[in-house]
Context: one part of a larger RNA
RNA sequence: UGUGGAGAUAUCUGAGAGGAAGGAUCUUUUAGUACGAGAGGAACAAAGAUCCGGCGCCUCUGGUCCACCGGUUAUCCGAUAGGGUAGGCCGGGCAGCUACGCGCCAAGAGAUAAGAGCUGAAUGCAUCUAAGCUUGAAACUCACCUCGAAAAGAGAUAUCUUGAACUCCUGUAAAAGACAGGUUUGAUAGAGUCGGUGUGUAAGAACUAAGGUAACGAGGUUCUCAGCAUGCGGCCACUAAUCGUUCAUAAUUUAU
Numbered sequence: 001u002g003u004g005g006a007g008a009u010a011u012c013u014g015a016g017a018g019g020a021a022g023g024a025u026c027u028u029u030u031a032g033u034a035c036g037a038g039a040g041g042a043a044c045a046a047a048g049a050u051c052c053g054g055c056g057c058c059u060c061u062g063g064u065c066c067a068c069c070g071g072u073u074a075u076c077c078g079a080u081a082g083g084g085u086a087g088g089c090c091g092g093g094c095a096g097c098u099a100c101g102c103g104c105c106a107a108g109a110g111a112u113a114a115g116a117g118c119u120g121a122a123u124g125c126a127u128c129u130a131a132g133c134u135u136g137a138a139a140c141u142c143a144c145c146u147c148g149a150a151a152a153g154a155g156a157u158a159u160c161u162u163g164a165a166c167u168c169c170u171g172u173a174a175a176a177g178a179c180a181g182g183u184u185u186g187a188u189a190g191a192g193u194c195g196g197u198g199u200g201u202a203a204g205a206a207c208u209a210a211g212g213u214a215a216c217g218a219g220g221u222u223c224u225c226a227g228c229a230u231g232c233g234g235c236c237a238c239u240a241a242u243c244g245u246u247c248a249u250a251a252u253u254u255a256u
Base pairs, nucleotide, nucleotide: 006161007160008159009158010157011156012155016147017146018145019144022052023051024050025049026048027047028046029045035040053105054104055103056102057101061099062098063097064096068092069091070090071089072088073086074085075084076083077082094231108142109141110140115135116134117133118132162248163247164246165245166244168182169181170180171179188240189239190238192235193234194233195232196230197229198228199227204223205222206221207220208219211216
């Protein structure tokens, strides 16, 4: 763009396409049974587990964590305090992302292959086959998952009569587009606050203290489960989503 005798929104159908989404092994019961003189020794079926593969997830465990917190080294900001640089080194670490962690990945139906049969003639018998019928595999078609009205046979249903996009605040999304949510009739993001979480007890002051003639003084205790931080949750319109812009647009004496 088309799917038109207009448009919008939503929900479907399913021609067709893709998938391997499953594969294997072991154990127990069956059962020391059937079978066999004995020695030995099954199966159908059921249950459980493991390995490989696939899909998903982060409650737990482990990893990472260039958010963050703490210790410490060198050096710089004159010293303290607080910081910069060396992602310095070291100890932790929520969210997120992950595997070494967790969950799921049947059964069945139909038509068949080889095969096994029923009935049954040609051929008065026999014969699974010639007519007819039954059964029979991880393979086939369904079933299961995903896509799929451009399927030209171009589909259906419901509702409505202006609709959509941009700009703006964002993230369940993300290379750009797209997708999803919000836009004052508002909790969409930020700030704030409360809670949770991480680190581990801040600065300052007081008391004390190895050592030292003294000046000074690492360190310790208390105020202090502190201080700091927060990609999490609740609350809260304080801030910003204000204002606006663009496109298309049928209902006809039609067009082709």
Source information:
This is a predicted structure of a 256-nucleotide part of an RNA (large-subunit ribosomal RNA, domain VI) from an archaeon. Its Rfam family is "Archaeal large subunit ribosomal RNA". The RNAcentral record of the full RNA draws on ENA.